[in-house]
Annotation: This is a predicted structure of a 77-nucleotide RNA (transfer RNA) from a Chloroflexota bacterium. The coordinates come from a structure-prediction model, not an experiment, and the mean pLDDT is 81. The organism belongs to Chloroflexota, within Bacteria. Rfam family: tRNA. Rfam links the family to the GO term triplet codon-amino acid adaptor activity.

RNA sequence: GUCCGCGUGGCGCAAUUGGAGAGCGCGUUGCUCUGCGAAGGCAAAGGUUGCGAGUUCGAAUCUCGCCGCGGACGCCA
Numbered sequence: 001g002u003c004c005g006c007g008u009g010g011c012g013c014a015a016u017u018g019g020a021g022a023g024c025g026c027g028u029u030g031c032u033c034u035g036c037g038a039a040g041g042c043a044a045a046g047g048u049u050g051c052g053a054g055u056u057c058g059a060a061u062c063u064c065g066c067c068g069c070g071g072a073c074g075c076c077a
Stems, first nucleotide, its partner, number of pairs: 001073007010026004019057001028044005050066005
């Protein structure tokens, strides 16, 4: 350099293959339970879906460019 894959709350992953309030687990906070704590139960906070643009009635999902990470192949020395 070319090609492929990935990028979603603090972390690890979903989202029925474009449909309409983006969920799950862990973690965090509060309440409950307990003599206290852990475990359990209930609730809450936390997301510009990497960035920008486009297509569409509608985009996490499709297209283009850029950025980052990983991988395959190649060029020069």